RNAcentral holds the full RNA, with entries from SILVA. The part of an RNA shown here (large-subunit ribosomal RNA, domain IV) has 341 nucleotides and comes from a metagenome. Its Rfam family is "Bacterial large subunit ribosomal RNA".
Context: one part of a larger RNA
RNA sequence: CGGUCCUUAAGGAACUAGGCAAUUUUGCCCCGUAACUUCGGGAUAAGGGGUCCCUGCUCGCUUCGGCGAGAGGGCACAGCAAAGCGGCUCUGGCGACUGUUUAUCAAAAACACAGGUCUCUGCAAAGUCCAACAGACGACGUAUAGAGACUGACGCCUGCUCGGUGCCGGAAUGUUAAGGAAGGCGGUCAGUGGGGGUAACCCCGCGAAGCUGGCGACCGAAGCACCGGUAAACGGCGGCCCUAACUAUGAGGGUCCUAAGGUAGCGAAGUUCCUUGUCGGGUAAGUUCCGACGCGCAUGAAUGGCGUAACGACUGGAGCACUGUCUCAAGGACCGACUCG
Repeated sequence: CGGUCCUUAAGGAACUAGGCAAUUUUGCCCCGUAACUUCGGGAUAAGGGGUCCCUGCUCGCUUCGGCGAGAGGGCACAGCAAAGCGGCUCUGGCGACUGUUUAUCAAAAACACAGGUCUCUGCAAAGUCCAACAGACGACGUAUAGAGACUGACGCCUGCUCGGUGCCGGAAUGUUAAGGAAGGCGGUCAGUGGGGGUAACCCCGCGAAGCUGGCGACCGAAGCACCGGUAAACGGCGGCCCUAACUAUGAGGGUCCUAAGGUAGCGAAGUUCCUUGUCGGGUAAGUUCCGACGCGCAUGAAUGGCGUAACGACUGGAGCACUGUCUCAAGGACCGACUCG
C1' cells in the first nucleotide's frame, strides 16, 4: 500500500450521475391502520406496546404430562438477551397482472399474455413439411373449428379520407400469349420458252404438284386498362388574406388547393428545436420533479387514444428514520505485499 471484515466523538447525504455501498428495520403476541379501489385489495399499510424466571391464587382447555389467559412476585446494562429474521412514506412515467428474454457485458418500458378486431378456410379445408402427382401435420378436429395478421387486462372510446398502393367484386369495351388461320411472298423443282454449240452440254427466263422458309387480316384466356367496394388493409388527415366601440385576440368572412384537411382526448410529453418556454408548488437556493398554460419545430385514436386499483430486482422526484457515503479520518482482526531466513 492492497483485499475481506469489525468499531468510531460531533454532525447526518454536506458524498455522488444516483443514498452506489453499508447501516436502520426484522420473529411472535396485543392494539391500531389512510387516500384510493376492479370491493378482492391497499395491509405486516403507517404507528405503538409486550417478549426472561417464579406462583399451594382465579378462569378456560387438557392426551392429566401440562398449556393458555388474568392477578401477583423476582432478577439483569440488556429477556425474539446468540443465530436466523421486511427500513418506511408521498408523488410521477411505462407496462395491466404471474410469466419470458440477449447460455458468456442489456431482465427492461422489450417478448408473451387473457381479452378485442380483421382476413382466409365447407374438409382430399385453408395453411405447413417435403426432390415427390409418396407420405405426414392440421385432426382421428369440422366455422363456438383451424390458419394468418394486428392490438394487448379492465373502464370510456376509436373521428374524416378509397385520390395513390394492396385486396375483393364486375364484366361491356380497349390491349394481349401460345395456338389456330383466309391469304400472299420466297426457296427447291418435273416441265417449258429463248440463245449458243455438230453433239455432249452451257447460259437466260417462266414455272404445276409436293416439300420447305418467312409474313399474315382475323379468332384467341387470365392479366392490365376500365367500373365499383374496402382503412381494427398499407397509408394520409392544408395554405394565404381580412375582420368586434382602446389595445390584443379573432366567433366571422374571402380565396387557393386537396381524396380528405386532425374529431374526442392528451400535450414543453420517454414526443418541444427555440428552451433552464411562462405561471404556480416544493428548496435558503431546483437545467431535474409535480400542477397548469398551448404559440403541438415535428401529439392523436387497435402503427390504438385517454384514464386506471393491484403488481414491478423497471425508471424520475420528494420526505422520515438510519448510517464512515461524506466533513475527515482513526483504530483493530485476518490474508497478501514488504524485510529477514